[in-house]
This is a predicted structure of an 81-nucleotide RNA (c-di-GMP-I riboswitch aptamer) from Paenibacillus sp. FSL R5-0912. The model forms 95% of the base pairs in the Rfam consensus. RNAcentral records the identical sequence in 2 taxa. The RNAcentral record of the sequence draws on Rfam and Ribocentre.

């Protein structure tokens, strides 16, 4: 210090849907639940991206809230070669 093995350990997260519940929605939260994840950690005013709502409307832009399980930024267990 690079790297992620059709491998082990100690272990985690928790898609859709179901309930409550909170928001105008996008959507949070929390219980139940597992499609998957080696970062499905944490980050959303100072990268792009999407996705509400309003304003404008042909577009294009401009507000407003949100997603981190999209890609990125950052920092991490545990491990042969």
């Nucleotide at each position: 210090c690079a790297c992620g093995a059709u491998a082990a350990a100690c272990g985690g997260c928790a898609a859709a849907c179901c309930u409550a519940u909170c928001g105008a929605a996008a959507g949070g939260u929390a219980g139940g639940g597992a499609c998957g994840c080696a970062a499905a950690g944490c980050u959303a005013a100072a990268g792009g991206g999407c996705c509400u709502u309003c304003c404008c409307g042909u577009a294009a832009g401009g507000a407003u809230g949100g997603c981190a399980g999209c890609c990125a930024g950052c920092u991490a267990c545990c491990g042969a070669a």
Model confidence (mean pLDDT): 79 of 100.